A computed fold for a 76-nucleotide RNA from a bacterium, annotated as transfer RNA.
Its mean pLDDT, the model's own confidence on a scale to 100, is 84.
Its Rfam family is "tRNA". The family's RNA type in Rfam is transfer RNA.
RNA sequence: GCCCCCUUCGUCUAGUGGCCCAGGACGCCAGGUUCUCAUCCUGGAAACAGGGGUUCGAUUCCCCUAGGGGGUGCCA
Numbered sequence: 001g002c003c004c005c006c007u008u009c010g011u012c013u014a015g016u017g018g019c020c021c022a023g024g025a026c027g028c029c030a031g032g033u034u035c036u037c038a039u040c041c042u043g044g045a046a047a048c049a050g051g052g053g054u055u056c057g058a059u060u061c062c063c064c065u066a067g068g069g070g071g072u073g074c075c076a
Stems, first nucleotide, its partner, number of pairs: 001072007010026004018056001028044005049065005
C1' cells in the first nucleotide's frame, strides 16, 4: 500500500428496513423491606463513532472519515 472484520447506556450485549424517540444483565441513583448492613422488591437516569447517500421510512443497506483488530505485498 491492498483486502477483510468490528464500533450501540459506565461495562457486557440484543437488534438482520417499520413491532425501536432502541430492549436485557451487571453497576449507579431513589424508594420499600430490615434494628443495621447485605439480600430481595419497585421505580429512575443512562447509548446507536462522525458525515453523506438510497428509501415513504435506516441502529439495520451503500460511500467517505476516525478509531481498533486480522491477513497479505512493495521499496529501502